[in-house]
RNA sequence: AGAUUCUGAUUCUUUAAGAGAGUUUGAUCCUGGCUCAGGAUGAACGCUGGCGGCGUGGAUAAGGCAUGCAAGUCAAACGGACUCCGUAGCAAUACGGAGUACAGUGGCGAACGAGUUAGUAACAUCUUGGUACGUACCCUCGAGAUGCGAAUAACUAGUCGAAAGAUUAGCUAAUACGCAAUGGUCUCGCAAGAGUAAAGGAGCAAUCCGCUCGGGGAGCGGCCUAGAUCCUAUCAGCUUGUUGGCGGGGUAAAAGCCCACCAAGGCUAUGACGGGUAGGGGGCGUGAGAGCGCGUUCCUCAACGACGGAACUGAGAUACGGUCCGUACACCUACGGGUGGCAGCAGUCGAGAAUAUUCGACAAUGGGGGAAACCCUGAUCGAGCGACGCCGCGUGCAGGAAGAAGUAGCUUUGCUAUGUAAACUGCUUUUGCGUGGGAAAAAUUUUGAUUGUACCACGAGAAUAAGGGGUUGCUAACCUCGUGCCAGCAGCAGCGGUAAUACGAGGACCCCGAGCGUUAUCCGGAAUUAUUGGGCGUAAAGCGCAAGUAGUCGGUUCUGCUAGUCUGAUGUUAAAUCUUCCGGCUCAACUGGAAAACCGCAUCAGAAACGGCAGGACUAGAGCGGGUGAAAGGUAAGCGGAACGUGCGGUGUAGGGGUGAAAUCCAUUGAUAUCGCACGGAACACCAAAAGCGAAGGCAGCUUACUGGCGCCUUGCUGACGAUCAGUUGCGAAAGCGUGGGCAUAAAAAAGGAUUAGAUACCCUUGUAUUCCACGCCCUAAACGAUGCAGACUAGCUAUUGGGAGCAUCGACCCUUCCAGUGGCGAAGCUAACGCGUUAAGUCUGCCGCCUGGGAAGUACGAACGCAAGUUUAAAACUCAAAGGAAUAGCCGGGAAUUUGCACAAGCGGUGGAUCAUGUGGUUCAAUUCGACUCUAAGCGAAGAACCUCACCAAGGCUUGAAAUCCAGCUGCAUGCUUUAGAAAUAAAGCAGCCUUCGAGGGUGCUGGACAGGUGGUGCACGGCUAUCGUCAGCUCGUCUCGUGAGAGGUAUCCUUAAGUGGAUUAACGAGCGCAACCCCUAUUGGCUGUUACAAGUGUCAGUCGAGACUGCUGUGGUAACACAGAGGAAGGCGGGGAUGACGUUAAGUCAGCGUGCCCCUUUGAUGCCUUGGGCUACACGCAUGAUACAAUGGAUGUUACAAUGGGUCGCCAACCCGCGAGGGGGAGCUAAUCCCAUCAAAGGCAUCCCUAGUUCGGAUAGGAGGCUGCAACUUGCCUCCUUGAAGCCGGAAUCGCUAGUAAUCGCAGAUCAGAACGCUGCGGUGAAUACGUUCUCAAAUUUUGGACUCACAAUAAAAGCGCCUGGCAGGUUGUUUUUCUAAGCGGUUUAAAUCCGCUCCCUCA
Repeated sequence: AGAUUCUGAUUCUUUAAGAGAGUUUGAUCCUGGCUCAGGAUGAACGCUGGCGGCGUGGAUAAGGCAUGCAAGUCAAACGGACUCCGUAGCAAUACGGAGUACAGUGGCGAACGAGUUAGUAACAUCUUGGUACGUACCCUCGAGAUGCGAAUAACUAGUCGAAAGAUUAGCUAAUACGCAAUGGUCUCGCAAGAGUAAAGGAGCAAUCCGCUCGGGGAGCGGCCUAGAUCCUAUCAGCUUGUUGGCGGGGUAAAAGCCCACCAAGGCUAUGACGGGUAGGGGGCGUGAGAGCGCGUUCCUCAACGACGGAACUGAGAUACGGUCCGUACACCUACGGGUGGCAGCAGUCGAGAAUAUUCGACAAUGGGGGAAACCCUGAUCGAGCGACGCCGCGUGCAGGAAGAAGUAGCUUUGCUAUGUAAACUGCUUUUGCGUGGGAAAAAUUUUGAUUGUACCACGAGAAUAAGGGGUUGCUAACCUCGUGCCAGCAGCAGCGGUAAUACGAGGACCCCGAGCGUUAUCCGGAAUUAUUGGGCGUAAAGCGCAAGUAGUCGGUUCUGCUAGUCUGAUGUUAAAUCUUCCGGCUCAACUGGAAAACCGCAUCAGAAACGGCAGGACUAGAGCGGGUGAAAGGUAAGCGGAACGUGCGGUGUAGGGGUGAAAUCCAUUGAUAUCGCACGGAACACCAAAAGCGAAGGCAGCUUACUGGCGCCUUGCUGACGAUCAGUUGCGAAAGCGUGGGCAUAAAAAAGGAUUAGAUACCCUUGUAUUCCACGCCCUAAACGAUGCAGACUAGCUAUUGGGAGCAUCGACCCUUCCAGUGGCGAAGCUAACGCGUUAAGUCUGCCGCCUGGGAAGUACGAACGCAAGUUUAAAACUCAAAGGAAUAGCCGGGAAUUUGCACAAGCGGUGGAUCAUGUGGUUCAAUUCGACUCUAAGCGAAGAACCUCACCAAGGCUUGAAAUCCAGCUGCAUGCUUUAGAAAUAAAGCAGCCUUCGAGGGUGCUGGACAGGUGGUGCACGGCUAUCGUCAGCUCGUCUCGUGAGAGGUAUCCUUAAGUGGAUUAACGAGCGCAACCCCUAUUGGCUGUUACAAGUGUCAGUCGAGACUGCUGUGGUAACACAGAGGAAGGCGGGGAUGACGUUAAGUCAGCGUGCCCCUUUGAUGCCUUGGGCUACACGCAUGAUACAAUGGAUGUUACAAUGGGUCGCCAACCCGCGAGGGGGAGCUAAUCCCAUCAAAGGCAUCCCUAGUUCGGAUAGGAGGCUGCAACUUGCCUCCUUGAAGCCGGAAUCGCUAGUAAUCGCAGAUCAGAACGCUGCGGUGAAUACGUUCUCAAAUUUUGGACUCACAAUAAAAGCGCCUGGCAGGUUGUUUUUCUAAGCGGUUUAAAUCCGCUCCCUCA
């Protein structure tokens, strides 16, 4: 779902059904390929392997085969031989009987059974029909079997031969052979008539088995017909016995099957002919099915038997275990000649990844012979071998926690896993083993290979029995170690470059389990060839366009027929298989029975809706007619003006032309410019448009001629005449080709000039083919709407072209509306999206073309076309896991728009040149420790290297260690002083030296052990911190909405702001991190408090609490936000400054500040620790940051004013004294608003000198003499005095900072620090100039646009052959044609044989 039933329940029947995943991207959707999970096999390989049942096993070399067996049987067809018995006989022997059976004659069989799949693409097979035929044995019916004869093998005797075998002479039988007779329901013939047969055997007999002729049957076979039956068109034409006919031959039988003659036919796009491959079917595998693939075992048909040919015998063969011939191969040989055919069963060699025993039995089933007994049977039945497959069983069960040991892992005093697993206790005995018993398969008297098998009973004993693959995802299952883009893995994606769940090992786990994996092949998944069930605007895909043949499809209606279609019946569709049910083996596999099914074909009967055919009618499709209209439609001819070029002439003079800038070029022989005249060729401004026409390509001045198509109106005519269209035919831009003309312009090639690193280009000056015409070819384009043609249907709005109608008008315009075109926007719908949307890419119908991953390749070969160029048609090997479409977010752009920033511009001062200081590179060195490298390294880490620091180097030492924790043992120790050695560390010696309750303990030292230690590595394992974009205004979230989705909106647009600041609008509404504000300093001021100054009041200063500024007020503009101007105010539109640094970027920086994972070094020459000395300070050189200068806005001398921030007890240090000075002495005061550094300062003011010079500028360098710190000042400190007095006269290309108390300039203080700033961090003094503005440079933001980018725009690299062609040559295979020779066979000849003669098609050999 159907049936049953009144309904429900019940019952019965039918049906049993379809999974996806990975991989293209930064992410997404789609397209699309690749790969995987499933099932299967006549399998093979790897590891492993207990038992049983049932199956199955030479797929390759249809390669070669040793050996044995696989087809014989009949004495009741026959003669002989042999054995035994009987009778007769003295015996030889004769007769008779019984038996054996090797040879021979004869009969039947050997054409079955068994094997294989080479050939075969066709009557080979399958299905359905047919008949011009045959048929031994079997069944049945009818009739008959009379009389004779000649031989021959065996055998005997010879001959030849190695053998195989052959031959001569003689004897003999038959169910062998022959002759005669007879004859019908036999054959021929219209008839008359003619012709044609036989065999016996057994038995006492009945009778049985045979024989001959004829009729019928069954089964089997021959032949014919229709349909079905692989790939290829890069095979398009094939055929001469070919197609048909008359006649003849031939056959069991139809037929060109064969022959003579006649005719010229036959097949083919529905695929002939050719090539390749292949036995066909029942069925098998898979699949939801439709299909796809296969044809092993079993059944059936065919073909074959070493390869090829031929006939004979026979009922049947062109014969696997017969004959003949040829060939190849092999064997025997006496070399003369012979023999052989495992694709029968075993077995062997070979080749191969690969496939079994030279077994038993005829007991069963079946076959041959026989009357039978019986014989034969590698058919068959059984056993053996192989996990090759399917099925079943087992390898124990229960208890058992010290959760043993071992092993492994981890967060390691230990915990966890393996794991109730083991041990141990109890139980069981399937299987295997032992002992005993013991079937069925047998019917019908006998007879059992299998087999002492299946099965049963008893016994001992957990005993005899587990592996393979996997564990990154797909895909169930994870840790440790080793390795370090190596070794390796891999089905795909991919894994491995020092923390690998992906390699190897171990453990644990997962899956299956006597198997598990791998490989190969098939189906599935794959809707990835799509009938079921796909597509073609942009992913692969609409022929460039049309006309039209075959084909396919086709309007309304009536009638008739019906091979499509539908219904029913009958026959067939072998069995097995599949399905369902019921049975048998203990179950199952396996197997028996029944049913269903076999979806097909044929015949008969019926139906007439649809389709078809035939006939009739119709007008809506289509066409014709009439009226009218528009147009760059086509062809030809003529005409026109502008521009251009050239020629001639005039005027006129020095340039013109060209470009980013130039040059080549033209020009004083007169250009360019300008005027006039003339000539020439090509193209047609304005009109002009999203316009018009055409099939497409395409078509544009005007006029004329010829000509094609179309729209509208009318509804007169025909009456389905239609749609599409393989092949075919025609047209077909530009370029190109041929012949002839023409040549003004433009312009491939070419030349020159530029540009450039180069510039075979872009730019310029020239310039040929070409561009133009006529004729003939070519036949391709992004030939595009990337959208085939035709028809129907499905909202609209709007613009425009052509025509019509209505209204209206004198007429028109406008308006409304219809038809046909051309556009825009859009409903529904479709689409992967973009988009399309009555001009569909919507919904349907018909027909055609095309697609099936990327590359190789629209290429090679072949063919056709072409003068050529080339075009059309059109692969494969090999290679990759992608290639691709649309859209999304970023990023990028020598794209666009807007905006910002000391970004440019406007200014001021510098750097780059000099000397010095510091840092860095480089170089050097025993070491010059390390890190940092565009902005964002380089006066950076380092706010301070003489020792220390210190990490580097040299040398000398220590090893539980310089410092830490713990354990064990020992210990009157630790520690201090002195001396010696030494560079010191250290070592040795001596002296001094504890507490105590006397057990111990504390502390200490020594020894041993756990461990320490590391400025060793990795900043690409990390934390933390930091730089940078950038104090730039951005970065996100929740809910919601839109989109298949990635995502988008929000965050967009306009205005505004320093600001994603705010406002208006808005599918968004809110929120967060950032912005701003809150915090600190500063500018004004009030109160309070305090210090200090001061005698006090008072003031200064400091702290604290407040006030104050908010676009608050006025005006203008603006919707508003806000902007501008003004007032008041100390301060005005964020008042100035600081701290504060969103999400993130740079694998940016730091393992050497610290912390930290992992790795490494540490029993002896440590990468640890101690010490001395050295080095980090080197010096042909490059770079970076500074200091000081080059002078007169200055230097020098004298004199004279005004600060602020800070610091100070191992300190700051006053007064005073000494010294030229650095400094020394001194010691008051001060733990600081008190004292000191510190007169607090310098620039500044005033006065004098210097007078433009390497100077009274500048101070480097150098000599001498001193001071300070510090164990120590040589390498290597700072300062002072005297003397010395270098470069340098304002700095090339280039480049830096700064927008106001800023730049510039002047000094002061502090940190670090014993000492050692030109650096750094702070402090105050004096105190400018300029900003038109956003074109450009740099950086940034937002929006938009393009992108083949996404490690995100920058740079670079690599790659040559299974190709084709030409010449020469070898072997093989195949085809066609011709010629010659020839075997066997058949026919002729012959008494016979040989020789000889003829034929020998097809096929076949050479």

The RNA shown here (small-subunit ribosomal RNA) has 1406 nucleotides and comes from Candidatus Yanofskybacteria bacterium RIFCSPLOWO2_02_FULL_45_18. Taxonomically the source falls in Candidatus Yanofskyibacteriota (Bacteria, Bacteria candidate phyla).